[in-house]
RNA sequence: GACAGAGUAGGAGCAGCGCGUCAAGUGCCGGGGGAUGGGAAGUUGCCCUCGGACGAAACAGCAAUGUGCGGUGCUGCCUCCGCUUCCGCUGCC
Repeated sequence: GACAGAGUAGGAGCAGCGCGUCAAGUGCCGGGGGAUGGGAAGUUGCCCUCGGACGAAACAGCAAUGUGCGGUGCUGCCUCCGCUUCCGCUGCC
């Protein structure tokens, strides 16, 4: 120096433990901020926050609680996908 490769974020499913059902959360729109292959810059997507619009499935039980419901939260497993440019890393010539 040539060639090949690995690794971020994230999505689906399942399980466990929770939260809500007295409506928070999720989803939608807009503003601000943040993290994001080992490094620098950055896109998609992600997270936080503020504002706005919309808006729900309860039932049984004296109760404890149970059964449901929510485009519900976290964690784990599994699976899918996996960065752009430059440098770095691994293999090979």

THF (Tetrahydrofolate) riboswitch aptamer, 93 nucleotides, folded computationally. The coordinates come from a structure-prediction model, not an experiment, and the mean pLDDT is 84. Its Rfam family is "THF (Tetrahydrofolate) riboswitch aptamer". Rfam describes the family as follows. Tetrahydrofolate (THF) riboswitch was first reported for Ames et al. as an RNA motif in 5' untranslated (5'-UTR)regions of folate transport and biosynthesis genes in Firmicutes genomes.